[in-house]
RNA sequence: GCCUUUGUAGCAAAGUGGUAGUGCGUUUGCUUCGUAAGUAAAAGGUCGUGUGUUCGAUCCACACCAAGGGCU
Numbered sequence: 001g002c003c004u005u006u007g008u009a010g011c012a013a014a015g016u017g018g019u020a021g022u023g024c025g026u027u028u029g030c031u032u033c034g035u036a037a038g039u040a041a042a043a044g045g046u047c048g049u050g051u052g053u054u055c056g057a058u059c060c061a062c063a064c065c066a067a068g069g070g071c072u
């Protein structure tokens, strides 16, 4: 230099053009003499950045950024 994969909540990880879910964790309540466990609820995402396509983009296209792999 070229090719390729990945980027989604604190961590892990689905999703796929039409309001973004799950587990663990965090907070609060209930339960207990108390803790753990259990149980109910809540908070927490500019879906890596930008531009474009579209009525509408996490999803499609292009460029860039970061990480991993391959070739020279």
Stems, first nucleotide, its partner, number of pairs: 001071007010024003018055001026042005048064005
Record summary
A computed fold for a 72-nucleotide RNA from Hibiscus syriacus, annotated as transfer RNA. The prediction has a mean pLDDT of 82.